[in-house]
RNA sequence: GAAGAUUUCCGGGCAAUCGCUUCCCGACGUGUCGGGAAGAGGAAAGUCCGAACACCAACGAGAACCGUGCUUCCUAACAGGAAGGUCUCUUUUUUAAAGAGGACAGAAAGUGCCACAGAAAACAGACAGCCUUUCCGGUUUAGCCGGACGGGUGAUGGUGAAAAGGUGAGGUAAGAGCUCACCGCCCCCACGGUGACGUCGGGGGGCAGGGUAAACCUCACGGGGUGCAAGUUCACGCAGGCUGUGCGCCUCUCGUCGCUAUACAGCCGGGUAGAACGCUUGAGCUUCGGAGCGAUCCGGAGCCUAGACAAAUGAUUGUCAUCCCGAUUUAUCGGGACACAGAAUUCGGCUUACAGGAAAUCUUUACGA
Repeated sequence: GAAGAUUUCCGGGCAAUCGCUUCCCGACGUGUCGGGAAGAGGAAAGUCCGAACACCAACGAGAACCGUGCUUCCUAACAGGAAGGUCUCUUUUUUAAAGAGGACAGAAAGUGCCACAGAAAACAGACAGCCUUUCCGGUUUAGCCGGACGGGUGAUGGUGAAAAGGUGAGGUAAGAGCUCACCGCCCCCACGGUGACGUCGGGGGGCAGGGUAAACCUCACGGGGUGCAAGUUCACGCAGGCUGUGCGCCUCUCGUCGCUAUACAGCCGGGUAGAACGCUUGAGCUUCGGAGCGAUCCGGAGCCUAGACAAAUGAUUGUCAUCCCGAUUUAUCGGGACACAGAAUUCGGCUUACAGGAAAUCUUUACGA
């Protein structure tokens, strides 16, 4: 210098003109004008988790149902994060180191299931093979060969994802943890660690207990429902209720009682359109110091930074920066490109999209000393 990986950050700058939203000031013709200030993101996205907040329900407890699931820590909370443990895989310089991945509690409470193949798939199992009592036949007669009914055998073969510890020796009719050595496994103890767990530690046990819990299930922990179109306030109109007055009808001896329709006046409640609030001061931002391996936490100082409602935050031009192409007078000219995307109650995460650029660490490699 080049290429690659990981992490973090940035993701166009300046000027002019014309516009938009909110707020402040001033003017008047009271909704216009003039001036000033502020005005999208790292993901505002997907709406996948977790909360705040609001309303509905709700003494309290339990069950059902759903979710989470190695450990410790962080956090308001989480299916998030940090630091570790363990298993599997890859690479190397192989008792180790680095990287990647794992729904990574329990299969020794119980129930279920395990296709095909295979004799047998879970209280194991005898198809072939091996060994053998008895009987029969043959024969070269201490024996050998063949056959039948039984018995023994999980060593050998074949099947399968999986066949009930492995290797070796002894042992046996043939075999077998049947016995022994080593390895593995299980239980107990000791030591180290907050813990998951670890130990070329000690003792005991021939070995019991196949797999499957994104099968039922068990254990531990957690969980009411709906989402700012939550919800609150005011309330045009239409319809409604009450009171009074007037008129009318029925009944009637009369009436201050009752009924129906309607007019006027006054009052009332709920509530649609519409308007306002909720609404941006918050688990907030910047910076400095401290604690911690880290996520994160503590303290000081400073700051206020969009709140729209069919929904503003933009467009044009010039120039600079970056990249590409072409031309030539080789440092200039001409042309082009410049991502993903866009607030809508607010936060913390996760996931996904993203032209180009910067920094740090690591790996490989060219050249020079």